[in-house]
RNA sequence: GGGGCCAUAGUUAAACGGCAGAACACCUGUUUUGCAAGCAGGGGGUAUCGGUUCGAUUCCGGUUGGCUCCA
Numbered sequence: 001g002g003g004g005c006c007a008u009a010g011u012u013a014a015a016c017g018g019c020a021g022a023a024c025a026c027c028u029g030u031u032u033u034g035c036a037a038g039c040a041g042g043g044g045g046u047a048u049c050g051g052u053u054c055g056a057u058u059c060c061g062g063u064u065g066g067c068u069c070c071a
Stems, first nucleotide, its partner, number of pairs: 001070007010024003018054001026042005047063005
C1' cells in the first nucleotide's frame, strides 16, 4: 500500500426494511438474625457522517476503531 470480516446495554449476544429482545451484571422491593440463592418489579443500547426509502440495526458510500490475509 491492497483485500476480507466485524462494530447493538457494563459483558456476551439475537433481530424478513415495519414497537430493538435475551442471559449475566446493576437498582428497588420481598425473603433471612445477616450474606448468598430464590421471587416480584425497574433503568440502560444500534461506532460516526451522509445517501436510498413512506419507513434503516438491516441496503449503499465516506470516516473512525478492532481482527485477519497478501505485499
Description:
Transfer RNA from Lotharella oceanica, 71 nucleotides, folded computationally. Rfam family: tRNA. The RNAcentral record of the sequence draws on ENA. Its mean pLDDT, the model's own confidence on a scale to 100, is 84. Lineage of the source: Eukaryota > Sar > Rhizaria > Chlorarachniophyceae > Lotharella.